This is a predicted structure of a 510-nucleotide part of an RNA (large-subunit ribosomal RNA, domain I) from Candidatus Iainarchaeum sp. Lineage of the source: Archaea > Candidatus Iainarchaeota > Candidatus Iainarchaeales > Candidatus Iainarchaeaceae > Candidatus Iainarchaeum. The full RNA is in RNAcentral, with records from ENA. Its Rfam family is "Archaeal large subunit ribosomal RNA". Its family is annotated with structural constituent of ribosome and ribosome in the Gene Ontology. Rfam 15.1 lists 2,955 matches to the family in 1,139 species. The family is grouped with related families in Rfam's "LSU clan". Model confidence (mean pLDDT): 81 of 100.
[in-house]
Context: one part of a larger RNA
C1' cells in the first nucleotide's frame, strides 16, 4: 500500500404524508354603520403562532351535538359541565391606538339632506407609452401599442339595436367559437405584418329622450289622519312656464277622422322548492392457529340502493367514522296563486293631405398628424372653410365627379345572455412525494441580510402506547455498569440508516 471484521461518524436510500401542483365545478365585491393591512394590548404562571380588544383564547341570544372540557401546548396550580359545559351553525354587544383618516375636501340637491374619496389575486375599459431585439450594419420598419406608469368600473367589464353589410340574389343589434386564411390588403414590396363579405355553432331582446302636438294636469320637504303594507287623504311651505307632467321615437311621428285587445309594476297573504350547523343509515368483533398486537391462515355465519375511502397494536364489506339511500330547518332567496295598491295605465289595426316635426360649428371638405390590412378609398386629433331640411334632404355602396339603382338614417342615451379571470370554497388527479411539490407540509415572506427599494434560507418520521429508564453501585459532573420498559432501544443527538472520512483487530506483499 492491499484487503476482511467490529466500531464510530455521516447522511444517501427506502417507506410514509400534515403540503403543494393542475383541472373542474360553484362562487365573486368590502368601505364615512369608518374598510383591507397595521401597532400595541389580552392567559394564574405566557417568549412564539393562534383567537379576541380595557366586557380583551372572550360576553348575550336562539338552533345542533350529549360527556367530556379550560387553543398549538401532554406541565403545576385552579375550575367549568346531564339545572346540558367544551364544540359547531345562526344573530347581536363590546371592538384600544393607527389607516381612505375626516371638526377636512369635492360633487349633488332650493333647501332639509344626500354621495364620492380607500382597497381587492387576476381579469376588463381609457388616458400616456419604451428599449433590447429582427432586419445579419441602420434610418421608415419590426419588437408593439407589447413592457412599464396613470386614472376607473364590475362580478364581469367592453360592445349593442344599422346614416350596416351585400350585390341586382339577399341579409337583419352585439359579443365569442371554428372556418374563410396565412388569404385579399399594407411592406427601405425587405425582414415581416395582415383583415372583411359568405359559411358553420354557442346565446339571444330590445328599449328610453330631443321634437311635433297639449300647458302645471307635474314633483319634493315637514305636519297630522287612515292602511300589516304597497301606498291614500287634508292642510303648509317650496322646485317649476329658461317648461314639472302627458304624448311621441322610423314598423316614421304629430295634428284629424275609424274600428279592436286585455297588461305591468309593487305590497300583503299563502303553498312548494331551495338553504346552516345537524341527524338517521344494514351485516361476526363466533372456534382453532401464529404473533406484542389479528385486519394475516384454517373453519364456519351474515348484510349489500351501501365490497368508495380512512382509521383501528399487521390485508377489516360486517370494530369506529363513514359510503348507498334518505332526513332536517332559523333568518334569507326563486316560482306558483289569491287578494290588494298605482298606472291623465298597455297594446295593435286602418283612413286622409300644397299641414307641423325628426338631434350643427354638425355632416362634408383643404391642410398637418398619429393609428390601420385598409391600399388617393380604415378610424381618430388638430387646425382653415362650411352645408340641406325626408318620394323632392341627407350618408353609404373602397379613386374622383355626374345621372340612374340598391341601402339605410349620424351628430342623444339604456340594454341581460353566450366569452375572461380565479383571492375564495368544493371535488377529482396516468401530478409532485421533503435538494421534489408553492419561496414557504415546521414560529415562512419567518430567521437572516441591506440605509433603502429589495433580498431572502435551513428545519418532517421515538413508540401501538410514554410504558420517555424506578433502584443499586462507581464518579465532582458527564457518564459508565447492572436492573427495568418494550414486540424490538426504536433510549428523545430517537424509523431505515449506503458511501466517503476515522479508529481498533486481524490476514497478504514489499
Nucleotide at each position: 500500500c492491499c484487503g476482511u471484521a467490529u466500531a464510530g461518524u455521516g447522511a444517501a436510500u427506502g417507506a410514509c404524508u400534515u403540503g403543494g401542483c393542475u383541472c373542474a365545478a360553484c362562487a365573486g365585491c368590502u368601505g364615512a354603520u369608518g374598510a383591507a393591512g397595521g401597532g400595541c394590548g389580552u392567559g394564574g404562571c405566557a417568549a412564539g403562532c393562534u383567537g379576541c380588544g380595557a366586557u380583551a383564547a372572550g360576553c348575550c341570544u336562539g338552533g345542533g351535538c350529549g360527556a367530556g372540557c379550560c387553543g398549538c401546548a401532554u406541565g403545576c396550580a385552579g375550575g367549568c359541565a346531564u339545572u346540558g359545559a367544551a364544540c359547531c351553525c345562526a344573530g347581536g354587544a363590546u371592538c384600544c391606538c393607527u389607516c381612505a383618516a375626516u371638526c377636512a375636501c369635492u360633487c349633488c340637491g332650493u333647501a332639509a339632506g344626500g354621495a364620492g374619496u380607500a382597497g381587492g389575486a387576476a381579469c376588463c375599459c381609457c388616458g400616456g407609452g419604451a428599449a433590447u431585439u429582427g432586419a445579419a450594419a441602420u434610418a421608415u420598419c419590426u419588437u408593439a401599442g407589447u413592457a412599464c406608469c396613470g386614472g376607473g368600473u364590475g362580478g364581469a367589464a367592453a360592445a349593442g339595436a344599422a346614416a350596416u353589410c351585400a350585390a341586382c340574389c339577399g341579409a337583419g343589434a352585439u359579443g365569442c367559437u371554428c372556418u374563410u386564411a396565412g388569404u385579399a390588403a399594407a411592406g427601405u414590396c425587405g425582414a415581416u405584418c395582415g383583415a372583411a363579405c359568405a359559411g358553420a355553432g354557442c346565446a339571444u331582446a330590445g328599449a328610453g329622450c330631443a321634437a311635433a302636438c297639449c300647458g302645471a294636469a307635474u314633483c319634493c320637504c315637514g305636519u297630522g289622519c287612515c292602511g300589516c303594507g304597497a301606498g291614500g287623504c287634508a292642510c303648509g311651505g317650496g322646485a317649476g312656464a329658461u317648461g314639472u307632467g302627458g304624448g311621441g321615437u322610423u314598423c316614421g311621428g304629430g295634428c284629424g277622422c275609424u274600428g279592436g285587445u286585455a297588461c305591468a309594476a309593487c305590497u300583503c297573504g299563502u303553498a312548494a322548492c331551495u338553504u346552516a350547523a345537524g341527524c338517521c343509515g344494514a351485516a361476526g368483533u363466533c372456534c382453532c392457529c401464529u404473533g406484542g398486537a389479528a385486519u394475516g391462515g384454517g373453519g364456519c355465519g351474515c348484510c349489500a340502493c351501501a365490497g368508495a375511502g380512512a382509521g383501528u397494536g399487521a390485508g377489516a364489506g360486517c370494530c369506529u367514522c363513514g359510503u348507498a339511500g334518505g332526513c332536517g330547518c332559523a333568518a334569507g332567496g326563486u316560482u306558483g296563486c289569491g287578494a290588494g295598491u298605482u298606472g291623465a295605465g298597455u297594446c295593435c289595426a286602418g283612413c286622409u293631405g300644397u299641414c307641423c316635426c325628426a338631434g350643427a360649428g354638425u355632416a362634408c371638405u383643404g391642410c398637418g398628424c398619429a393609428u390601420u390590412g385598409g391600399a388617393u378609398u380604415u378610424u381618430g386629433c388638430g387646425u382653415g372653410g362650411a352645408a340641406a331640411g325626408a318620394u323632392u334632404c341627407g350618408g353609404a355602396g373602397u379613386c374622383a365627379u355626374c345621372a340612374u339603382c340598391u341601402u339605410c338614417g349620424a351628430a342623444c342615451u339604456c340594454u341581460a345572455a353566450a366569452c375572461a379571470c380565479u383571492c375564495g370554497u368544493u371535488g377529482a388527479g396516468g401530478c409532485c412525494g421533503a435538494u421534489a411539490g408553492c419561496a414557504a407540509a415546521c414560529u415562512a415572506g419567518u430567521a437572516c441580510c441591506g440605509u433603502g427599494a429589495g433580498g431572502g434560507a435551513a428545519a418532517g418520521u421515538u413508540g401501538a402506547a410514554a410504558a420517555g429508564u424506578a433502584c443499586c453501585c462507581u464518579u465532582g459532573g458527564c457518564a459508565g455498569g447492572g436492573g427495568u420498559u418494550g414486540a424490538a432501544a426504536a433510549g428523545c443527538g430517537u424509523c431505515u440508516g449506503a458511501a466517503a472520512c476515522u479508529a481498533u483487530a486481524u490476514g497478504g506483499u514489499c